[in-house]
RNA sequence: AGAGUUUGAUCAUGGCUCAGAACGAACGCUGGCGGCGUGGAUAAGACAUGCAAGUCGAGCGAGAUUUUUUCCUGUAGCAAUAUAGGGAAAAGUCUAGCGGCGAACGGGUGCUUAACACGUGGGCAAUCUGCCGAGAAGUGGGGGAUAGCUCGCCGAAAGGCGAAUUAAUACCGCAUGUGGUCAGAGUGGACAUCCAUUCAAAAUCAAAGUCGGGGCAACCUGACGCUUCUUGAGGGGCCCGCGGCCUAUCAGCUAGUUGGUGAGGUAACGGCCCACCAAGGCUUUGACGGGUAGCUGGUCUGAGAGGACGACCAGCCACACUGGGACUGAGACACGGCCCAGACACCUACGGGUGGCAGCAGUCGAGAAUUUUUCUCAAUGGGGGAAACCCUGAAGGAGCGACGCCGCGUGGAGGAUGAAGGUCUUCGGGUUGUAAACUCCUGUCAUUUGGGAGCAAGGUGUGCGCGUUAACUGCGCGCGCAUUGAUAGUACCAGAAGAGGAAGAGACGGCUAACUCUGUGCCAGCAGCCGCGGUAAUACAGAGGUCUCAAGCGUUGUUCGGAUUCAUUGGGCGUAAAGGGUGCGUAGGCGGCGUGGUAAGUCGGGUGUGAAAUCUCGGAGCUUAACUCCGAAACUGCAUUCGAUACUGCCGUGCUUGAGGACUGGAGAGGAGACUGGAAUUUACGGUGUAGCGGUGAAAUGCGUAGAUAUCGUAAGGAAGACCAGUGGCGAAGGCGGGUCUCUGGACAGUUCCUGACGCUGAGGCACGAAGGCCAGGGGAGCAAACGGGAUUAGAUACCCCGGUAGUCCUGGCAGUAAACGGUGCACGUUUGGUGUGCGCGGAUUCGACCCCGUGCGUGCCGGAGCUAACGCGUUAAACGUGCCGCCUGAGGAGUACGGUCGCAAGAUUAAAACUCAAAGAAAUUGACGGGGGCCCGCACAAGCGGUGGAGUAUGUGGCUUAAUUCGAUGCAACGCGAAGAACCUUACCUGGGCUUGACAUGCAUCGUGUCGCCGGUGAAAGCCGGCUAGUGUAGCAAUACACGCUUUGCACAGGUGCUGCAUGGCUGUCGUCAGCUCGUGUCGUGAGAUGUUGGGUUAAGUCCCGCAACGAGCGCAACCCUUGUGAACUGUUGCUACCCAGCACUUCGGUGUUGGGGCACUCUGUUCAGACUGCCCUGUGAAACGGGGAGGAAGGUGGGGACGACGUCAAGUCAGGAUGGCCCUUACGCCCAGGGCUGCACACGUACUACAAUGCUCAGUACAGAACGAACCGAAAUCGCGAGGUGGAGGAAAUCACUAAAACUGAGCCCAGUUCGGAUUGUAGGCUGCAACUCGCCUACAUGAAGUCGGAAUCGCUAGUAAUGGCGUAUCAGCUACGACGCCGUGAAUACGUUCCCGGGCCUUGUACACACCGCCCGUCACAUCAUGGGAGUCGCUUGUACCCGAAGUGUCUGUGCUAACCGCAAGGAGGCAGGGCCCUAAGGUAUGAGCGGUAACUGGGAUGAAGUCGUAACAAGGUAGCCGUA
Repeated sequence: AGAGUUUGAUCAUGGCUCAGAACGAACGCUGGCGGCGUGGAUAAGACAUGCAAGUCGAGCGAGAUUUUUUCCUGUAGCAAUAUAGGGAAAAGUCUAGCGGCGAACGGGUGCUUAACACGUGGGCAAUCUGCCGAGAAGUGGGGGAUAGCUCGCCGAAAGGCGAAUUAAUACCGCAUGUGGUCAGAGUGGACAUCCAUUCAAAAUCAAAGUCGGGGCAACCUGACGCUUCUUGAGGGGCCCGCGGCCUAUCAGCUAGUUGGUGAGGUAACGGCCCACCAAGGCUUUGACGGGUAGCUGGUCUGAGAGGACGACCAGCCACACUGGGACUGAGACACGGCCCAGACACCUACGGGUGGCAGCAGUCGAGAAUUUUUCUCAAUGGGGGAAACCCUGAAGGAGCGACGCCGCGUGGAGGAUGAAGGUCUUCGGGUUGUAAACUCCUGUCAUUUGGGAGCAAGGUGUGCGCGUUAACUGCGCGCGCAUUGAUAGUACCAGAAGAGGAAGAGACGGCUAACUCUGUGCCAGCAGCCGCGGUAAUACAGAGGUCUCAAGCGUUGUUCGGAUUCAUUGGGCGUAAAGGGUGCGUAGGCGGCGUGGUAAGUCGGGUGUGAAAUCUCGGAGCUUAACUCCGAAACUGCAUUCGAUACUGCCGUGCUUGAGGACUGGAGAGGAGACUGGAAUUUACGGUGUAGCGGUGAAAUGCGUAGAUAUCGUAAGGAAGACCAGUGGCGAAGGCGGGUCUCUGGACAGUUCCUGACGCUGAGGCACGAAGGCCAGGGGAGCAAACGGGAUUAGAUACCCCGGUAGUCCUGGCAGUAAACGGUGCACGUUUGGUGUGCGCGGAUUCGACCCCGUGCGUGCCGGAGCUAACGCGUUAAACGUGCCGCCUGAGGAGUACGGUCGCAAGAUUAAAACUCAAAGAAAUUGACGGGGGCCCGCACAAGCGGUGGAGUAUGUGGCUUAAUUCGAUGCAACGCGAAGAACCUUACCUGGGCUUGACAUGCAUCGUGUCGCCGGUGAAAGCCGGCUAGUGUAGCAAUACACGCUUUGCACAGGUGCUGCAUGGCUGUCGUCAGCUCGUGUCGUGAGAUGUUGGGUUAAGUCCCGCAACGAGCGCAACCCUUGUGAACUGUUGCUACCCAGCACUUCGGUGUUGGGGCACUCUGUUCAGACUGCCCUGUGAAACGGGGAGGAAGGUGGGGACGACGUCAAGUCAGGAUGGCCCUUACGCCCAGGGCUGCACACGUACUACAAUGCUCAGUACAGAACGAACCGAAAUCGCGAGGUGGAGGAAAUCACUAAAACUGAGCCCAGUUCGGAUUGUAGGCUGCAACUCGCCUACAUGAAGUCGGAAUCGCUAGUAAUGGCGUAUCAGCUACGACGCCGUGAAUACGUUCCCGGGCCUUGUACACACCGCCCGUCACAUCAUGGGAGUCGCUUGUACCCGAAGUGUCUGUGCUAACCGCAAGGAGGCAGGGCCCUAAGGUAUGAGCGGUAACUGGGAUGAAGUCGUAACAAGGUAGCCGUA
């Protein structure tokens, strides 16, 4: 610090997701040790049990008990003495009670609380303070009770009542009054009430003792107490400024409310409370209401600013089962106190009682989840006490949990036959891997043995010394000795033994470090996002390997970050989300030039504070670290004080440039009202006139013989304003268009006269606001939702047509929305230009103008800088700045629901959430496409010729059938295709019979040499069974051995036309012989890309020329190659024969034919050349390319034909030509054999042949080819047969032999008919091939003589030696289904005006929501399933308001006839007090009625999602009716 994800690719916008850190965590797998931390986040749910607050006998009485002393009595004893009982005294110990202090701290929790609760800084002159410190003064003298104890009574218990008796540091008078309180005067201070101090008078207000020492005593003295007062410290109380959550779908709230006066109350101010008076107080700077929440220091994150959080530790607050209340006290409205009410739980004798873990442990419950019913007061701290000491679940420790942080270990070195095993493999090897084994070491931790701490200071006891004192005790200080440790026999140290006890988790497609095999086969599964899985998965599962971290590793959840994705730092709004429809204007925000003052903001210095801890830095202590300690800094803040005065503010005072006013002037569909004219439509009436009119793509509905349309005249009525008219004008916008008049708003220019900042913007508010709509009243010609009819259509609730009502118009009112758009808020300033246009003014000129020049305002276009993602904007900014307002934050749900406001309604406005998705969207690019455009080409159409589609047959295909009808090819581009030839074979299929190392290859081992071959049996054959037969070579005399060959058996393996052409190579088809497809460098663009390759011409052509930010190049085109057409040279047999010679035959004697020789002139064969290149001439609007014409030439503009097929497309075809990865079969999916099938036939299609006839058919005669082919072959002559063919065998491995035409032409017949056309079908008889023609061959002859008389819709080929037509040849092949395929020659046309249309293609351009690319994309209803949500008769719950009823406890107040120790009084009695009662307030409860929120509900509304459902086709192209917005 970024990355992935929208696209074919790009850029920007924008969301989603990831990598980081953290946690009081939880879960999964795993788990060695230690240190330091940390641990009920949920149910403030309920709690068994134990403990958590006591202490003081030096305050008091009493009781129990121990010891000692003493006295009395009894017993034993002579007695001393011992013992028992009793009394007294002393010294201890224990106990309940009275009394004192404490219990208000400490500890827990986070319910409440949006508040002076908290934080921070101030104030109290409006306050309190037990214990503690300092100071001043005092502590005199009396009295009456009461608990305890005892007795009696009641009760189950808890407990209560009564009587008698007793003490105090308990309680109550009295005295004293330093002093305090209260009122007065003076001085000083202050903030209004007041405060401090001084003076003097009256009234009033205190106390308690205990323990020591000395002394005979009086008395003296010490310590601890007690009382009054002053003060300090620490701690509270109250008040104020500022700060910190969400919500406006909460906008108004408030009656003790706001203030005053008086009284009360409090420690104290105060409506705190009460009476009276006044009517105030708060609020858009967010009152009131709702929701949520303890606040802070801080913690986490972040570069920071911020954001989130508030565990542990620390400060404050609140609470203690729920609600209310007071008492005591210095302090509480009190966690382990009291009273009442309620809920819950427990005990009960049913009458009544008891309880409160949010203290420490612990239990149950709920939960994903949070520990021991532990030890000790040794330390630190707290309470009590004079002290010892006691208490202390505060605290210190230990235990449990990898919950977190930190540290350590699980060994180290050497070790290559790179072992075995695993795994992969191209089978060679690689990898695991120095890893292991093995050798040598070490000893941390754990284990074991032994030793063994620090935290201890103090206090007390004792001994001593010093000080205090008159002295002692006492007290204070110091020294020595003794004593005190829960943790703990722990930390730590030392010894011993042995590598021995100690490694896992996750990941490995990209992000993101790390790859292979097997299994699986859109299944099982994975997944944070993108996405993997449909038979070769680095993405699932397992394995091997690798990577990362490590006693942990992952997952989940949450927070911050990344996210500049709420933007103060630090974003935007023309088209991505986003400018309010427009103006006026309130609050607010901002504001011209100069000067004086002030010092609020601002800046600087000082002071106080900003607790500690935390963080940072420096240092120190635990072996290190975590952790802890010390110091510094920091705490960005607040307050106060002093200073500065530039800027802002405030208070003055000036100015004129901003703003406004005055005067003059012209322009304008600016607005309102009234009046008025003409054209046109319609209607009415009248005239003329006759059969149609109207309407459409074409029609029909409709109108018309009752007279329409047309035409003329007259009249009525309403609406709208032709031409002018213009990216012209005016207006804030909506909007405004005949003319005149009246009223009226604004802008602009000129003059520079006046005011003197009066300004800009503008939340709320107010006003205006197209069309459509609503209400009321008019009006209604035309047009026209709804509606009716006619068409179109599969349908047509539409588009088209005929009608037609609201409405459109006017008046008054409502409504308040539009794609209300420049998709661009308003205002001001600054910043190069060019060119139009509207309206002013000025200059020059003119007689006057126009043109021209300058200037101002407005309105356009083009463009510079700059900006922008790009498109584009560009002085009318989307540039550069300032001010203010509005608005945006992924898409959908949704501008929807609910609520509020407005409206008569329709509806408008404000405006969510659940849920779903990983995108949605912008601009531009390249393609593709368009029922978009332009240009061009092609037998594409047109013009022609001949066909197909109808018939019969052949052939292929589909379908059907079958045991099998083997397989493949399927729009063009499958279908006379693979197949250049299925009777067996072929053959892959079926049935049956057989074989199993195999029909075929290689290797190893092995038996045998029965080899090759022959014979026999069986059989359909294959096969099986049996017999005979003695190979070659080397070595050796031979036996024999070896090798080769063959064979048996066995093992490796062979074999497969089995699958996958969507795993492949190769080959092929097609677009298409179409003219295209690209690259390098440069340039342009952020980029994808563009340019080049576009443009103007031209061409068959991206062919060539010109131009041009391009210049070049490659693959294609063309040419080079073959063939054909002309000529030349050479060649000369097997070809040729003009000429010459010879022979033979015939002869009309001219000659002809033939053979041989000569010859190569010609033809021809073959080879090599020449030739054609727009080369020449003319021409074109003309520079070229090129075109047109002409000459010459065999051929003329590529001469004809062929081969040759760019980048690519179709997952096109082929695993059955062969090759080949993977998978599958292995006595079979392999191999052999026989027979059958591939030929099967209701049917459909393709391709052909033959025809339908007279341009023909039949017969007869007769002429002319080319190219091929021949040895298991072609086969002549001759001969037989009607013929197919037979016999025959000359000649020929071929320019030598064989094969050699038909149509045409000549003549004759036929005479338009199902024929002398046509030949199917069938019968008979034959021929040929072959082992074999039944299924299932071809041919011949005779006989038979079907359909068919030119073919519907539709469709094919062809532009010249072409179509059409005629025959010939060849491959395959024994034969043949060939009428097919491939070639050859003969005869030999017609037509093309032209490019509108159909089809295909090329180039440019345009639109696009397409990119699997229009066979695209995509919308809505309906049906089904799931999910969330709105409404809903109701119903349930929670919160809360108002009114009323009842009203516990309790304070206050009134009463108090009952009761009553202290004081007064001789007494009676009184004062005072208590019980009881009344009143006010009031918790809980109740009744009634509202409000808000939430749950649930028959039914219902829309929404979202889902694989292939249904119906249509709305949108995207002119989307086939341009689309969209508002409205009905």

A computed fold for a 1528-nucleotide RNA from an uncultured bacterium, annotated as small-subunit ribosomal RNA. The prediction has a mean pLDDT of 83. The sequence is in RNAcentral, with records from ENA, Greengenes and SILVA.